[in-house]
């Protein structure tokens, strides 16, 4: 130069005018987002339930760690892709149990003999070559998503862990590792154990339930003499069952009023900067900022200059993540290829 | 803003402990009648809402994502 491969960051700029929303006596100060999305996961805060103890459901699954937590990050280990910088992985347990594995195929889990290979033994017929029986085999075809270890030599009648070496596998040891696991360590085993657990299941661990239209306050106005159930062997509540526990005029349903104000509402697991600790996720200590808060619901319009001519999209209680959409650019760090020196 | 359900033939559903999808009704033909309808036969009729994964093998199991529908105030 070219092709990639992570990582992080930006999302038209400037400047005049004119509204809009919050704050504020004013003057004047703020004033959408990497995802504000989707609501897929975890917390925070509200209320309701909660003596206790079982059972059942529902989540997550290599190991360690970070965290408020997490199904999320981060680093590691296996496995898998790439020449490599690096990427992906629902990645516990199939020798506790059920169960399922169509169709093709001889045979689909203590299997089998479809074609095929063999006629040593053993019987029959032949003078004899052979031929049939009776077996034997599983190395080759061939079905199949999968067919009970590979190559190799020896062996055999033809074969076969039958022997044997390697190479895989499994079980006890040992070293290394916090572990995960690793190992051209050592020792037994011819091999015993197909696959699916995003099938049901087993272990480990964690798990009450709603949700800011939660929930509290105050004001107005209305119609409950409607139905229903229950009155202690009963209902409602434990929000899915049970024991067991609490509670009794209470639950449901219809109908009836209002649709106004105020809190919650934004200072917070906050941002930025700089040092130390760690490989990093992040942790800590200092310093310094205030940074949207409606409830018809607010960021816009209109001019002038410039440029590469501007995506996806717009808070509604609030934070960490994951996820999905995104024109186009900017920086760093590494890999390979190819020139020049 | 938050919570839940659905999506399969032209319509309305079934099928979901996985093995290659049906069922009424329309429609299309043919019968039966003078003719229409009822009726009787027969056929057809499918991206199972899209993508992806687990599996030999997906509508059925898992994740993401699209579209449609419902509920949810406060009083007494």
């Nucleotide at each position: 130069g070219g092709a990639g491969u992570u990582g992080g960051c930006c999302g038209g700029g400037c400047a005049g005018c004119c509204g809009c929303u919050g704050c504020g006596c004013a003057a004047g100060c703020a004033g959408a987002g990497g995802a504000a999305a989707g609501u897929c996961c975890g917390g925070g805060c509200u209320c309701c339930a909660c003596a206790g103890g079982g059972c059942a459901g529902g989540g997550u699954g290599c190991c360690a760690g970070g965290u408020a937590a997490c199904g999320c990050c981060u680093g590691g280990g296996c496995g898998g892709c790439g020449c490599g910088a690096g990427c992906c992985g629902a990645c516990g347990g199939a020798a506790a149990g059920u169960g399922c594995c169509a169709c093709a195929g001889a045979g689909a889990a203590c299997a089998g003999a479809c074609c095929g290979c063999c006629u040593a033994a053993g019987c029959g017929c032949g003078c004899a070559a052979g031929c049939g029986c009776c077996g034997g085999c599983a190395a080759g075809g061939g079905u199949g998503a999968a067919a009970c270890g590979g190559u190799g030599c020896g062996g055999u009648a033809a074969g076969a862990g039958c022997g044997c070496a390697c190479c895989g596998c499994g079980c006890g040891g040992g070293u290394g590792g916090c572990a995960a696991c690793a190992c051209a360590c050592c020792g037994c085993g011819g091999c015993a154990c197909g696959g699916c657990a995003a099938a049901c299941c087993c272990c480990a661990c964690c798990u009450g339930g709603a949700g800011c239209a939660a929930g509290g306050c105050c004001a107005a106005a209305u119609a409950g003499a409607g139905g229903g159930g229950c009155g202690a062997c009963a209902g409602u509540g434990u929000g899915g069952c049970c024991c067991g526990c609490a509670c009794u005029g209470c639950c449901c349903c219809c109908g009836g009023g209002u649709g106004g104000g105020c809190c919650g509402c934004u200072a917070g697991a906050g941002g930025u900067a700089u040092g130390c600790g760690g490989c990093g996720a992040c942790g800590c200590a200092u310093a310094u900022c205030c940074c949207a808060g409606a409830g018809g619901g607010a960021u816009g319009g209109c001019u002038g200059c410039c440029c590469u001519c501007g995506a996806c999209a717009g808070a509604a209680c609030c934070c960490g993540g994951c996820u999905u959409a995104c024109a186009g650019g900017c920086c760093a760090a590494c890999u390979c290829c190819u020139c020049a020196c | 803003g938050g919570g839940c359900c659905g999506u399969u033939a032209g319509c309305u559903c079934a099928g979901c402990u996985g093995g290659u999808a049906g069922a009424g009704c329309a429609c299309u033909c043919g019968g039966c009648u003078u003719u229409u309808a009822a009726c009787c036969g027969a056929a057809u009729u499918g991206u199972c809402g899209u993508g992806a994964g687990u599996u030999c093998g997906a509508a059925u199991c898992u994740c993401a994502c699209a579209c449609g529908g419902c509920c949810c105030a406060c009083c007494a």
This is a predicted complex of two RNAs, RNase P RNA and transfer RNA, with 417 nucleotides together.
Rfam match: Bacterial RNase P class A. Its family is annotated with ribonuclease P activity, dimeric ribonuclease P complex and tRNA processing in the Gene Ontology.
Its mean pLDDT, the model's own confidence on a scale to 100, is 81.